[in-house]
RNA sequence: GCCGAGGUAGCUCAGGGGCAGAGCACUUCCAUGGUAAGGAAGGGGUCGGAGGUUCAAAUCCUCUCCUCGGCU
Numbered sequence: 001g002c003c004g005a006g007g008u009a010g011c012u013c014a015g016g017g018g019c020a021g022a023g024c025a026c027u028u029c030c031a032u033g034g035u036a037a038g039g040a041a042g043g044g045g046u047c048g049g050a051g052g053u054u055c056a057a058a059u060c061c062u063c064u065c066c067u068c069g070g071c072u
């Protein structure tokens, strides 16, 4: 330099046009003599960045940054 995969909640990851979810973690409550396990409720995201297409973009297109793999 070229090709491919990926970047979404604190962490691990889904979601591939119709205003974003799960598990774990966190907060409050229940329960216990107390702790753990368990049950209920809740908070937390400008979806790596910029631009474009569209009535509507995390999702499609372009550029760019970062991570991993391959080729040279």
Base pairs, nucleotide, nucleotide: 001071002070003069004068005067006066007065010024011023012022013021018055026042027041028040029039030038048064049063050062051061052060
Transfer RNA from a Fidelibacterota bacterium, 72 nucleotides, folded computationally. Its mean pLDDT, the model's own confidence on a scale to 100, is 82. The organism belongs to Fidelibacterota, within Bacteria. Its Rfam family is "tRNA". By type it is a transfer RNA.